[in-house]
RNA sequence: GCGGGAUUAGUUUAAUGGUAGAACAUCAGUUUUCCAAACUGAUAGCACCGGUUCGAUUCCGGUAUCCCGCA
Numbered sequence: 001g002c003g004g005g006a007u008u009a010g011u012u013u014a015a016u017g018g019u020a021g022a023a024c025a026u027c028a029g030u031u032u033u034c035c036a037a038a039c040u041g042a043u044a045g046c047a048c049c050g051g052u053u054c055g056a057u058u059c060c061g062g063u064a065u066c067c068c069g070c071a
Stems, first nucleotide, its partner, number of pairs: 001070007010024004018054001026042005047063005
């Protein structure tokens, strides 16, 4: 230099154009003499900039970071 892949909550990950789910973690409550465990609830997310579309996490272009391969 060229090609390919990945980027979603604090972490690990689902979601084939129509309100973005889960687990762990965090916080609050219940229970317990206390802690832990258990149960209930809450908070929190589509890497960034554009385009297409009635509507974009999803499709297209670019940028950034990481990984793999070729030279």
Predicted 3D model of a 71-nucleotide RNA (transfer RNA) from a Candidatus Kaiserbacteria bacterium. Taxonomically the source falls in Candidatus Kaiseribacteriota (Bacteria, Bacteria candidate phyla). RNAcentral holds the sequence, with entries from ENA. Model confidence (mean pLDDT): 82 of 100. Its Rfam family is "tRNA". Rfam classes the family as a transfer RNA. Rfam describes the family as follows. Transfer RNA (tRNA) molecules are approximately 80 nucleotides in length.